This is a predicted structure of a 94-nucleotide RNA (Glycine riboswitch aptamer) from a Pseudonocardiaceae bacterium.
The source organism's lineage runs through Bacteria, Actinomycetota, Actinomycetes, Pseudonocardiales and Pseudonocardiaceae.
Its Rfam family is "Glycine riboswitch aptamer". Rfam's curators write: This family represents the bacterial glycine riboswitch. Gene Ontology term of the family: glycine biosynthetic process.
[in-house]
RNA sequence: CGAUCUCGUGCGGGAGAGUCCCGGGUCACUACCGGGCGCCGAAGGAGCAACUCCUCCCCGGAACCUCUCAGGCGGCCAGGACCGCACGAGCGAG
Numbered sequence: 001c002g003a004u005c006u007c008g009u010g011c012g013g014g015a016g017a018g019u020c021c022c023g024g025g026u027c028a029c030u031a032c033c034g035g036g037c038g039c040c041g042a043a044g045g046a047g048c049a050a051c052u053c054c055u056c057c058c059c060g061g062a063a064c065c066u067c068u069c070a071g072g073c074g075g076c077c078a079g080g081a082c083c084g085c086a087c088g089a090g091c092g093a094g
Stems, first nucleotide, its partner, number of pairs: 001094001005090009018037001020036005038073003044069001045067003051061002
């Protein structure tokens, strides 16, 4: 000097599922509030576990699989795993 990798920040992309019912509200509709039922999963959380670590066992790690606690289900806003780019930091093959 420095690939890859990890973390963080910024930008861009980013799915799914009722504006369904009742009441309130309103001139009415919508927004909004409450209740009920139905539904979604890709924040988070939890669970099992292929696999991984180890001589083996145990322990540990482990999903976009499962659950749906949380969250979400008209549009907008927000959120959003994950992907791409840039920058910063760290380890560091070479």